[in-house]
RNA sequence: UUUUUAUACAGAGGCGCUGAGAGACAGGCUCUUUGACGCGCCGGCAACCCCCGCUACCCAGCGGAACGGUGCCAAGUCCUGCCCAUAUAAAAA
Numbered sequence: 001u002u003u004u005u006a007u008a009c010a011g012a013g014g015c016g017c018u019g020a021g022a023g024a025c026a027g028g029c030u031c032u033u034u035g036a037c038g039c040g041c042c043g044g045c046a047a048c049c050c051c052c053g054c055u056a057c058c059c060a061g062c063g064g065a066a067c068g069g070u071g072c073c074a075a076g077u078c079c080u081g082c083c084c085a086u087a088u089a090a091a092a093a
Base pairs, nucleotide, nucleotide: 001093002092003091004090005089006088007087008086013042014041015040016039017038021031022030023029025081026080027079028078043073044072045071048069049068051064052063053062054061055060077085
C1' cells in the first nucleotide's frame, strides 16, 4: 500500500518545544499568534488484540481484568454530500 472483517451519538488534558495554518475531500461552519495543527513528557479514556473465567464446539457468544501491543482525549466521523468515502483495530498478501 491492497484485500477481508468489525466499529464509528458514549468517554478522557496538563506542561514543555515549535510557530501558521488546522478540522480526510467539496461546500459550510468552527478552532487558531490569549499559540491552533504537530512533536515530546506525564496523566487519562476506551476495551480491538493479548490475558482470565463460563457456555458452546468450531473459532463464536457472554462476563472479567487493564500488566503488555495499538487507538483515542474541540465540536456526533463538527454539519451536509460521499457510505468501505474517511478513521481505527484485527488478520492476510
This is a predicted structure of a 93-nucleotide RNA (SAM riboswitch aptamer (S box leader)) from Hymenobacter elongatus. Of the family's consensus pairs, 97% are formed in the model. Lineage of the source: Bacteria > Pseudomonadati > Bacteroidota > Cytophagales > Hymenobacter.